Transfer RNA from a Hyphomicrobiaceae bacterium, 73 nucleotides, folded computationally.

[in-house]
RNA sequence: CAGCAACUAGCUCAGUGGGUAGAGCAAAGGACUUUUAAUCCUUGGGUAGCGGGUUCGAAUCCCGCGUUGCCAA
Numbered sequence: 001c002a003g004c005a006a007c008u009a010g011c012u013c014a015g016u017g018g019g020u021a022g023a024g025c026a027a028a029g030g031a032c033u034u035u036u037a038a039u040c041c042u043u044g045g046g047u048a049g050c051g052g053g054u055u056c057g058a059a060u061c062c063c064g065c066g067u068u069g070c071c072a073a
Base pairs, nucleotide, nucleotide: 003070004069005068006067007066010025011024012023013022019056027043028042029041030040031039049065050064051063052062053061
């Protein structure tokens, strides 16, 4: 330098025939318990790596850039 893949909540991930974002764990509050742990209930938390384009509408399609990983020279 060229090619491929990934980037979504604090962490690990799902969602890709375009219709407006979820799970588990973690966190906070409560119940239970002498207390802790475990268990149960509830709640908050992201407009999706960044910037554009297409579209009535984009996490999803297209382009550029960035980061990480793999491979080739």
It matches the Rfam family "tRNA". Rfam links the family to the GO term triplet codon-amino acid adaptor activity. The family's RNA type in Rfam is transfer RNA. The prediction has a mean pLDDT of 80. RNAcentral holds the sequence, with entries from ENA.